């Protein structure tokens, strides 16, 4: 885009079309083919005339006869019924289409022409009588007519026979002539008649119709490869309208087939229709042409025509009637019914028109046809209103709360009047025929003119008027493709979905709403067709790696084929001509108001036939040529093949000698061998297999493949030689031959190796990898098999298209000749230009450019499979599907990530060291458990002395109980009151009640501000949820050296380059190189601190010199020093030497307080982990609102069988304890630090000086040092636990604080597997301070004192950086993914069989019919010698044959216990 559509929702009007696609299932009912009385006899009715009878009302009724007219018709007869209408079963065929042919034919009615139409005969239906039967129907008798039937006559003609002439490519045809023979007929009507009209007969011709034959064309299947006996042909005969094996007899053995016979499946064919740019593809409704069929099968009759839809006979199935004896029927005609189905209409009107049949005609018939009805089934047209109208109304929806949107939309105002409705009017389709009249005419024939008659549709088209916006809009969609977005609900549910895919609490994707988009009386969905699909590729594809080159060659058919001359004209080309039905399509006109639709004209129908011409190419015929191909001669190279012989090394075995305890084997071992003497070694022997070095990127061969040496036989290639033949060529479907290894058969052989098997190891296991044995096999001969990653994953042949370089085999030339160089032919390689390629890559050995031919491919899986066939001894091979499942499978390249890949490098990463943890007790955190609650969060590193820099109440979020409800807190409003304060009672308290004091500030005197109480509603409040909606902040990789950009360049692109490389660095730090050149964020530096010096300043700090002194920098004084805190200096590889590319840099040195970043800190790139936090805070959404909010008391967060993390204290003598002595730094202090003194064993109390601090206090630092003691012990170690008594803080230490004293004195004697920290003022060790804090550190953050050991080095573990490589990974190795098993479902193969369909062969059978025969019976026309005959009928019989039956095969479908694999989950 299309549709004979269907379904869903919706539906106003009209025009034109279309409407059982399925069951060629079955059909009730009505209709669809009749007509002619001018062919015939008879009958009936009516009217008129006439005549008789009866009744009588005397002109009426009725009944007979005759005649006339009109009408009707059962029968005889004629014509029609073979058309028209339906359907698509069958048919793969001369059925259809197209073009030819018939000299091999037929043709009613119609037209033209010629001739005729004489005279007879016998029957028969009907009617009547009789009979049978339920009916349908039939029988007998008598009688009768014809345009029914039959002789006779005539013969224009025709046919047969004979002859002649002309003619055709031919069998043959035409014409003429002649003797003879045979052969026709029907009447009716008009009229007074003649005549005319309609008929009849013969013949010739025409038109139209039909029959037959042939060329070409159009489906699938080779898993159908051979088919055929009337088959193919001939002779003769029969038959037909006609040719013909159409049929028969005889003879011959043919005919068809790979260009697809035969078989199977499917199917009416065509003009056309749909689609498409076209070529094509699909299709064959309506309309038109042809064919076939008419319940199924068979058969003939009649006829011009049928093997006959509404005829006959027979058989069968089905249905109906029946008196059970017998009959009847055929909607695939129009309506209609039923069934089937997703689905397809009225049991309508009319012959008015068109057409058909009959008729002289009127006329009759016509479900053909013309109309109407039903159905949005399709196409086309029209309408559902138009203009104005902003306060941008209400309502709805959204909202950032401002507003936006629906939206000029509505309301409202003014108009219009299509369609529908009402009323009135109102064509065309009608012209012929007929009738009447007139004219012409001999004519009443024909023709012309006039009048008149005929309308189903029709209550219509159209016109006018009326009324009133009144009666008339939906469907689908809104994530992308694809035009159109928000809110709510839902929460991987419900659902959507054409593909991709949406939905797991903020869904533009589900459902609803609003808004919007598209189309619009329709809109969507589904089915099917074409397109897109260059996705079967003719136009117009491919095959190295994506699917695809056969394993290789030879060669048949076929396809293709060198140069040249001549001829012919097959293809080809040109012109002409016939045909290509109409309709359709296209163009131009015209008619319906337009359009759809219809009409006219043209073009076209790309095809086929015929005629004429051309001769380049192709083809064919004849001749010539040498370059393709082949032959001949000469020559060398080679693991080319086959056979025979022969050689040495090695392994193994055997014999003998020497010799002794091991050998062998592995990562390490063991099995195994060996004291019966191995291994080792020497000598000899046996046997089989394979051929080291040469040896190669080498050679040969068609491929597989070929390797010691010699001989014999033999194939091919190559080079040189202008010697010959003369296109002899290329490819190659089938076919044939060869064809590694393994395997198979028969017979040999067997040293080594070695499937299977056995043993030993390894392992969780180890039916493996490793080891020890070892059978087939490997070897030979003969025969099979026929496959391989048979690979260059690259078919064969030929030609052309830059180079460079190596090598093998020839030839030629140069030459300085013994090395080389150049040219050339044939092989084998590498690297590359152009070109090609998706890229990788290929690149004269093409995957480039071309030619010829073959093979093969068409998404993945199923499936190198099943079934069938062929081959094979078997194994198996070749050929080769489908159902079903998926939306991918695949190639090449890119960036990452990863690797028990590689290279380089770094880090307390390992190593080297020191000290710990893991064991004990305790502290603390977590898990778990418990509980009314044990609030919550944190979860590998990167949660666990974490949030928490400090839970007795508070904190507090948890639990129990008791209370409050505009609230503890914010803003607004109203009323009252200053605020505030004292005391008492109840209660656990919150709270409630009572009570005392108090009247403030500003003022424009109205009031106002702050505060309290009460009330109302807006609101407050939430540590409720979501860190996966978020901001902010933080952790981590990681202080790792990386992460990017602009421009340029390269690439189809993703991307690359830069950023890689060579060096170097702590560093993408720097240098050099470089299709890159630059730049940014990171690194470094700038900042703080510390280390040295200088300047300035000098109190509360300092004290060298001076003075005083209570001897304390205490004081005067000083400003030197220390310190303090401001500012500067200093360090930059700056200098020297060496190394290095003269670079960057590194090594060493000097100087210096400090040397190569001096030490430490702050500082954390792009990003990763949906990392952490909604419980710091903020915040979207959701949730609660007399509660999930607020207040209070008490409890809990402190529980305790257990498990883990982090710590403290220890286990002791480098120690404990006692006494004495010494030296810090950095901090803190007013609700504070708190001195001296006094009391207490002590915690502490008392006291209150001093200090808002370089002034006073905390504040005696401790380890250390000196001396004493303890003596290796559960201790004078260790201090848990418990008892008692206290101190302090605090409303309050019971749950649940810290500290003190006395007493008690547990575990623990250095810690398994494992694991942590640290590289120098570090570890270790020692104490001090601070934050938080009423009190409560073993934690945290700081401070100083003492103060080590070790680092060979980078193999390994962990983490990281750069380069490279592989990848089937990309939520990226915690990835991906294979197979069995278990379960569910699906389709399918096999299967004892079972049931159906169809078909072959053989046989039985044989209705009706036709043909042949005929002894029986019978018989009007003609003949007769009257006896009969001729001819016919019935019957019987033969042949053919439908249905049916039997047997045996083939094909196919369904089903089947069980079973095989496959697919999905």
């Nucleotide at each position: 885009a299309a549709c004979g559509a269907a379904c869903g929702c919706u539906g106003g009007c009209g025009g034109c079309g279309u409407g059982g696609a399925u069951a060629a299932g079955a059909c009730a009912u009505g209709c669809a083919a009749g007509u002619c009385g001018a062919a015939c006899g008879g009958g009936g009715a009516a009217u008129c005339u006439u005549u008789g009878g009866a009744g009588c009302u005397u002109g009426c009724u009725u009944u007979g006869g005759a005649g006339a007219u009109u009408c009707c018709u059962a029968g005889u007869g004629g014509c029609a019924u073979a058309c028209g209408g339906g359907u698509g079963c069958g048919u793969a065929a001369c059925a259809c289409g197209u073009g030819a042919g018939c000299a091999a034919c037929c043709u009613g009615c119609c037209u033209u022409a010629a001739a005729g139409u004489g005279g007879g005969g016998g029957a028969u239906a009907g009617c009547c009588c009789g009979g049978u039967g339920a009916a349908a129907a039939c029988c007998g008798g008598a009688u009768u007519a014809a345009u029914a039937c039959c002789g006779c006559a005539u013969g224009u003609g025709g046919u047969c026979u004979u002859u002649u002439u002309c003619u055709u490519c031919a069998u043959g045809g035409a014409a003429a002539a002649a003797c003879g023979a045979c052969u026709a007929a029907a009447g009716c009507u008009u009229g007074a008649a003649a005549u005319g009209g309609c008929g009849c007969u013969u013949u010739a011709a025409g038109a139209g119709g039909g029959g037959c034959u042939c060329g070409c064309g159009g489906c699938c299947u080779a898993u159908c490869a051979g088919c055929u006996u009337g088959u193919u042909g001939g002779u003769g005969a029969g038959g037909u309208a006609a040719c013909g094996g159409c049929u028969c007899a005889c003879c011959a053995a043919g005919g068809c087939u790979a260009a697809g016979a035969c078989g199977g499946g499917u199917a009416g064919c065509u003009g056309g229709u749909c689609u498409g740019a076209g070529a094509g593809g699909a299709u064959g409704a309506u309309c038109a042409g042809c064919c076939a069929c008419a319940c199924u099968g068979g058969a003939a009759c009649u006829g011009a025509g049928a093997u006959a839809c509404g005829g006959u006979c027979c058989a069968g199935a089905c249905a109906c009637c029946u008196a059970c004896g017998g009959g009847u029927g055929g909607c695939a005609g129009c309506a209609g019914u039923u069934u089937c189905g997703a689905a397809u209409c009225a049991u309508u009107c009319a012959c008015a028109a068109u057409g058909g049949g009959g008729g002289a005609a009127a006329c009759c018939c016509u479900g053909a046809u013309g109309g109407u009805g039903c159905a949005a089934c399709g196409c086309c047209g029209c309408g559902u209103g138009g203009a104005g109208g902003a306060u941008g109304a209400c309502g709805g929806c959204c909202u950032u709360c401002g507003g936006g949107u629906u939206g000029u939309a509505a309301a409202c105002u003014c108009c219009u009047g299509u369609c529908a409705c009402c009323a009135a009017g109102g064509a065309a389709c009608a012209a012929a025929u007929g009738u009447u009249a007139g004219g012409u005419u001999c004519a009443u024939a024909g023709c012309c003119u006039a009048a008149u008659u005929u309308g189903a549709g029709u209550u219509a088209a159209c016109u006018u008027g009326g009324a009133g916006a009144g009666g008339a809009a939906g469907a689908g969609g809104u994530g992308g493709c694809u035009a159109a977005c928000u809110c709510c609900g839902u929460g991987c549910c419900a659902g959507c979905a054409g593909c991709c895919g949406c939905g797991g609490u903020a869904a533009u994707a589900c459902g609803g709403a609003g808004a919007c988009c598209u189309c619009g009386a329709g809109c969507g969905u589904u089915a099917c067709u074409c397109g897109g699909a260059u996705u079967c590729a003719c136009u117009g594809g491919g095959c190295g790696u994506a699917a695809a080159g056969a394993g290789u060659a030879u060669g048949u058919a076929g396809g293709c084929u060198g140069u040249u001359c001549a001829g012919u004209a097959u293809g080809u080309c040109a012109g002409g001509u016939g045909u290509g039905a109409a309709a359709u399509c296209c163009c131009g006109g015209g008619g319906c108001u337009c359009a759809a639709c219809c009409c006219c004209g043209g073009a076209a129908c790309u095809g086929c036939g015929c005629c004429u011409g051309a001769a380049a190419c192709u083809a064919c015929u004849g001749g010539a040529c040498u370059u393709g191909a082949g032959g001949c001669c000469u020559g060398g190279a080679g693991a080319g093949g086959a056979g025979a012989g022969u050689g040495g090394a090695a392994u193994u075995c055997c014999u003998g000698g020497u010799g002794u305890a091991g050998c062998g084997g592995u990562g390490a071992a063991a099995u195994g061998c060996g004291u019966a003497g191995a291994u080792a070694u020497c000598a000899g022997g046996a046997g089989g297999a394979a051929c080291a070095c040469c040896a190669a990127u080498g050679g040969c061969g068609a491929a597989g493949g070929c390797a010691g040496c010699u001989c014999u036989c033999u194939g091919g290639a190559c080079a040189g030689g202008u010697u010959c033949u003369g296109a002899c060529g290329c490819u190659g479907a089938g076919a044939u031959a060869c064809g590694a290894a393994a395997g198979c058969g028969u017979g040999g052989g067997u040293a080594g190796c070695g499937a299977a098997a056995g043993g030993g190891a390894u392992u969780a296991g180890a039916u493996a990898c490793c080891c020890c044995u070892g059978u087939a096999g490997u070897c030979c001969a003969c025969g099979c098999c026929g496959u391989a990653a048979a690979c260059u994953u690259u078919g064969u042949a030929c030609a052309c298209u830059a180079g460079g370089u190596u090598u093998c085999g020839g030839g030629g030339g140069g030459c300085c000749u013994a090395c080389c160089c150049c040219c050339u032919c044939g092989g084998a390689g590498c690297u590359c230009a152009a070109g090609c390629u998706a890229a990788c890559g290929c690149g004269a050995u093409a995957a480039g450019u071309g030619u010829a031919c073959c093979g093969c491919c068409u998404g993945a899986g199923g499936a190198c499979u099943a079934c069938g066939g062929c081959c094979g001894c078997a194994a198996g091979g070749c050929u080769a599907a489908a159902a079903c499942u998926c939306a991918a499978a695949g190639g090449a390249a890119u960036u990452g990530a990863c690797g028990g890949g590689g290279g380089c490098c770094c880090g307390c990463a390992c190593a080297a060291g020191c000290g710990g943890u893991g064991g004990a007790g305790c502290a603390u955190g977590u898990g778990g458990u418990u509980u009314a609650a044990u609030u919550c969060g944190a979860a590998g590193c990167a949660a666990c002395g974490c949030g928490a820099a400090g839970a007795a109440c508070c904190u507090u979020a948890c639990c129990a109980a008791g209370c409050c409800u505009u609230g503890a807190c914010a803003u607004c409003c109203u009323g009252c009151g200053a605020a505030c304060u004292u005391u008492c009672u109840a209660g656990a308290g919150a709270u409630a009640g009572a009570u005392u004091g108090g009247u403030g500030c500003c003022u424009u005197c109205g009031g106002g501000a702050a505060c309290g109480c009460a009330g109302u509603g807006a609101c407050a409040g939430g540590u409720g949820c979501u860190g996966c909606a978020u901001g902010g902040c933080u952790g981590u990789c990681g202080u790792c050296a990386g992460c990017u950009c602009g421009u340029g360049u390269c690439g189809u692109g993703a991307g690359a380059u830069g950023u890689u490389g060579g060096g170097u660095u702590a560093a993408g730090u720097c240098c050099c190189g470089u299709a890159a050149c630059g730049a940014g964020c990171g690194c470094a530096a700038c900042c703080c601190u510390u280390g040295u010096c200088c300047c300035u300043a000098u109190u509360u700090g300092c004290c060298a010199g001076c003075a005083c002194u209570u001897c304390g920098g205490g004081u005067g004084g000083g400003a030197a020093c220390u310190c303090u805190a401001g500012g500067g200096a200093g360090a930059c590889u700056g200098c020297c030497g060496g190394u290095g590319a003269c670079a960057a840099a590194c090594c060493g040195g000097a100087g210096g307080a400090a040397g190569g970043u001096g030490g430490g800190g702050a500082c954390g790139a792009c990003g990763u982990c949906a990392a952490g936090u909604c419980a710091u805070c903020a915040u979207g959404g959701c949730c609660c609102u007399u509660a999930c909010g607020g207040c209070u008391u008490g409890g809990g967060c402190u529980a305790c069988a257990c498990a883990c993390g982090u710590g403290c204290u220890a286990c002791a003598a480098u120690g404990g304890u006692c006494g004495g002595u010494a030296c810090a730094g950095a901090g803190g202090g007013c609700a504070g630090c708190g001195a001296a003194g006094c009391g207490g064993c002590g915690a502490c109390g008392u006291g209150g000086a001093g200090c808002c601090a370089a002034u006073c206090c905390c504040u005696u630092a401790a380890a250390a040092c000196c001396g004493g003691u303890c003596g290796u012990a559960g201790u004078c170690c260790g201090g848990a636990u418990u008892g008692a008594a206290g101190u302090c803080u605090g409303c309050a230490a019971c749950u649940c604080g810290a500290c003190u004293u006395c007493a008690u004195g547990a575990a623990g004697u250095c810690g398994g597997a494992a694991u942590c920290g640290c590289u120098a003022g570090u570890a270790a060790u020692c104490g001090c301070g601070a934050a938080u804090c009423a009190g409560a550190a073993u934690g945290u953050c700081g401070c100083g004192g003492u103060g080590a050991a070790u680092a060979c080095g980078u193999u390994c573990c962990c983490g990281g950086g750069c380069c490279u490589u592989g990848u089937a990974c990309a939520c990226a190795c915690c990835g991906c993914c294979c197979g069995u098993c278990a379960c569910a479902c699906c389709a399918u193969g096999g299967g004892a069989g079972u049931g159906g369909a169809u078909u072959g062969c053989a046989c039985c059978a044989g209705a009706a019919g036709u043909a042949g025969g005929u002894a029986g019976c019978u018989u009007a026309a003609c003949c007769u010698u009257c006896g009969g005959g001729a001819g016919g009928g019935c019957g019987c019989u033969u042949a053919c044959c439908a249905c049916g039956g039997u047997g045996u095969g083939g094909u196919u479908c369904a089903u089947g216990a069980c079973u095989g694999g496959g697919g999905u989950g």

The RNA shown here (small-subunit ribosomal RNA) has 1465 nucleotides and comes from an uncultured bacterium. The prediction has a mean pLDDT of 84. The RNAcentral record of the sequence draws on ENA and SILVA.